[in-house]
Context: one part of a larger RNA
RNA sequence: UUGGGCGUAAAGCGCGCGCAGGCGGUCUUGUCAGUUUCGAGUGACAGGUGGUGGCUUAACUGCCACAGGCCUCGGAAAACGGCAAGACUUGAGGGCUUCAGAGGGACGCGGAAUUCCAGGUGGAGCGGUGAAAUGCGUAGAGAUCUGGAAGAACACCGAAGGCGAAGGCAGCGUCCUGGGAAGCACCUGACGCUCAAGUGCGAAAGCCAGGGGAGCGAACGGGAUUAGAUACCCCGGUAGUCCUGGCCGUAAACGAUGACCACCAGACGUAGGAGGUAUCGACCCCUUCUGUGUCGGCGCUAACGCAUUGAGUGGUCCGCCUGGGGAGUACGGUCGCAAGAUUAAAACUC
Numbered sequence: 001u002u003g004g005g006c007g008u009a010a011a012g013c014g015c016g017c018g019c020a021g022g023c024g025g026u027c028u029u030g031u032c033a034g035u036u037u038c039g040a041g042u043g044a045c046a047g048g049u050g051g052u053g054g055c056u057u058a059a060c061u062g063c064c065a066c067a068g069g070c071c072u073c074g075g076a077a078a079a080c081g082g083c084a085a086g087a088c089u090u091g092a093g094g095g096c097u098u099c100a101g102a103g104g105g106a107c108g109c110g111g112a113a114u115u116c117c118a119g120g121u122g123g124a125g126c127g128g129u130g131a132a133a134u135g136c137g138u139a140g141a142g143a144u145c146u147g148g149a150a151g152a153a154c155a156c157c158g159a160a161g162g163c164g165a166a167g168g169c170a171g172c173g174u175c176c177u178g179g180g181a182a183g184c185a186c187c188u189g190a191c192g193c194u195c196a197a198g199u200g201c202g203a204a205a206g207c208c209a210g211g212g213g214a215g216c217g218a219a220c221g222g223g224a225u226u227a228g229a230u231a232c233c234c235c236g237g238u239a240g241u242c243c244u245g246g247c248c249g250u251a252a253a254c255g256a257u258g259a260c261c262a263c264c265a266g267a268c269g270u271a272g273g274a275g276g277u278a279u280c281g282a283c284c285c286c287u288u289c290u291g292u293g294u295c296g297g298c299g300c301u302a303a304c305g306c307a308u309u310g311a312g313u314g315g316u317c318c319g320c321c322u323g324g325g326g327a328g329u330a331c332g333g334u335c336g337c338a339a340g341a342u343u344a345a346a347a348c349u350c
Stems, first nucleotide, its partner, number of pairs: 004321003007304002012318001014201004021194003025088008034080001035077007048066007091191001092188003095184005103177007110154001114150008125136002162169002206247006215241002220236004258317006266295011299306002323350003332343004
């Protein structure tokens, strides 16, 4: 490069925003460097095709004719495409009226439980396990009652439920703030899609500085178990887990499924909205839009399965794959305080 692929075989960047680039709705007019077409030139030799000749044939080879790609010049066409101008509203955005939500940030408040402290009652055990022991307890534990302190997490509601681009988000209230859905069809008039670079966000663990520290708990100590037990079980327990500020930038960051658009049977749930029907009204019932599930047909698939939330039928753009090991390693670069991250080979071997 050509071809084929990326749910599970190798392969979708963790997720956004986004310049360049690529691609781009409907109608009209104009134009022509794309495009198509006609003519001319060029297209060396060899080679190719056709014809014909020479070696007995063929391979090989002489001669003649023709064809082929890029390119150049001239003419034509104007569907597609580009450019220019004008118009449109269905894509996109805005407006108005409603609506749901653990979406984000800050501040405040609440109750239950655990632990600790003080006091009262009480008096021998408690705790723990398969069984035990370490451990705690007559210096009064455990149990129980009263009061207090502290930190962390928010039972029920709670759901196949909701929100968010992803990571993720759950007690209650206030303030600030992002996004989404429906209805109306009032405004703009293609303003769009995707996106190499770039930039932002990004669980947990880890790191730096300062706080905090109830419970839990790597490391560590002890008790058991065992042939041993650097474990699983038990008693303790430091970092950490929490807060503020700054780093790190990874993950089975998963739907192992990139984003956007159009088209292609249904059935049953569920969340939010609109309309109709019904009714005194709410419910019920029907239609419809958006989200989220289960099942299932066409189609697809190696099968499993997917199936209007596609892995179906097509289109646009990006990322990625190319036998296993060596190796997501070495070296070099970039980033980081470090841990390391990222980019990323080869020898050799099967």
This is a predicted structure of a 350-nucleotide part of an RNA (small-subunit ribosomal RNA, central domain) from an uncultured bacterium. Its mean pLDDT, the model's own confidence on a scale to 100, is 87. Rfam family: Bacterial small subunit ribosomal RNA. Gene Ontology terms of the family: structural constituent of ribosome and ribosome. The RNAcentral record of the full RNA draws on ENA and SILVA.